[in-house]
This is a predicted structure of a 350-nucleotide part of an RNA (small-subunit ribosomal RNA, central domain) from an uncultured bacterium.
Context: one part of a larger RNA
RNA sequence: UUGGGCGUAAAGCGUAUGUAGGCGGCUAAGUAAGUCAGGCGUGCAAGCCCGUGGCUCAACCACGGAAUUGCGUUUGAAACUGUUUAGCUUGAGUACAGGAGAGGAAAGCGGAAUUCCCAGUGUAGCGGUGAAAUGCAUUGAUAUUGGGAAGAACAUCUGUGGCGAAGGCGGCUUUCUGGUCUGUUACUGACGCUGAGAUACGAAAGCCAGGGUAGCGAACGGGAUUAGAUACCCCGGUAGUCCUGGCUGUAAACGAUGGGCACUAGGUGCAGGAGGUAUCGAUCCCCUCUGUGCCGUAGCUAACGCGUUAAGUGCCCCGCCUGGGGAGUACGGUCGCAAGGCUGAAACUC
Repeated sequence: UUGGGCGUAAAGCGUAUGUAGGCGGCUAAGUAAGUCAGGCGUGCAAGCCCGUGGCUCAACCACGGAAUUGCGUUUGAAACUGUUUAGCUUGAGUACAGGAGAGGAAAGCGGAAUUCCCAGUGUAGCGGUGAAAUGCAUUGAUAUUGGGAAGAACAUCUGUGGCGAAGGCGGCUUUCUGGUCUGUUACUGACGCUGAGAUACGAAAGCCAGGGUAGCGAACGGGAUUAGAUACCCCGGUAGUCCUGGCUGUAAACGAUGGGCACUAGGUGCAGGAGGUAUCGAUCCCCUCUGUGCCGUAGCUAACGCGUUAAGUGCCCCGCCUGGGGAGUACGGUCGCAAGGCUGAAACUC
C1' cells in the first nucleotide's frame, strides 16, 4: 500500500517540450479479447455453516446438504470497452485577411545624471550627523562657467496596463526571429489530453578564463554610539555588480493554489479585436471573442476566505503528504572545478 488529503494545518516538481504508459469525439458494419448468461469437468478429506441422528446432556462423533466466490472447456448474447473496416466534423491543426505587445537575439545611436581630468571666475571653508568626528581643502577645495573622458542605468510616458511556459522583459532605430488574438470561409479528418524516465530553459549570489570598472558596495580600515558594539549611523574601500565564453541549478522560483476538458446567477473597471444600430462623421448605445482586476449568488471551506481566472460540480493524467524533534542530517549512489545540488534513512526522544 486501504482510506483521506495537498491556498494558510504535512503535502503541487521552478517552468516547459516530450518517450513509454494511462485516458480519449460522432456514425455504421464486422469480430468476440475484456464483459454477461447457460451447460459440462474440476475445485482432496477434515474443518466452518445448515439439518438429522448416536453416546443420560454437552464437549465429542456419524450421516446428508450447502459452501468451495476459482480454473479449464463448450454453447450463446453483442449494449459498453478493445480491435478491424468505411465514413463524419463539433476536438485538434493548416491556409488566408487583419491586430496589439518592455516576447527573444544582434548591431548602431541618444540625452539627463554621477565621478574623474583640463581651463576660467572666486575664497575659506566643504562634507557629514540626533550631535559629532574620521575625511576633503590655501600645492586653492566646496560653489559656478566652458571643454574633455569613462562606465553603468534608462526619469517623465508608467497604468492591480502589456508580453512571455516559468525565470523574467522598459531610452530610440534597424535587421533576424518565437508565440498569441480576431474574422471569414476553405482544407486535413481525432491527427487529442496528460506525461514515469529523459531533455531544454531557469532570479540573485557563487565558480573558471579573458576584458571592463563611473556609481554602488560583502570583506576590510578608520570615526562615532555603547557597559561592550566583531552592528545599526558616518568617512573610505577590495571582490562583486557590467561584457564575452563556460559552469552552477538553487529562491517566500508564491496565486504558498499541477495540467487539460465540460458544466454552474449576476454587477462593474481596464487592455486587444470583430459585428450591429443611430449618425455626414467623431462619440454614444447594444452584442460578441480573448486577456486582466474588483464585488458578489448558489455551492464549498475548520475558519479566513474562494466564488465562470473556483478553493463550486464532474471526468482524465502526473507529482506529492501520512505526528513533533533528530534531519533535509548520516551513510551509499550520482552530478559539480569548488561551493554544493539531487536522492535520502535510523537509533534515540517527546

The RNAcentral record of the full RNA draws on ENA and SILVA. Its mean pLDDT, the model's own confidence on a scale to 100, is 87.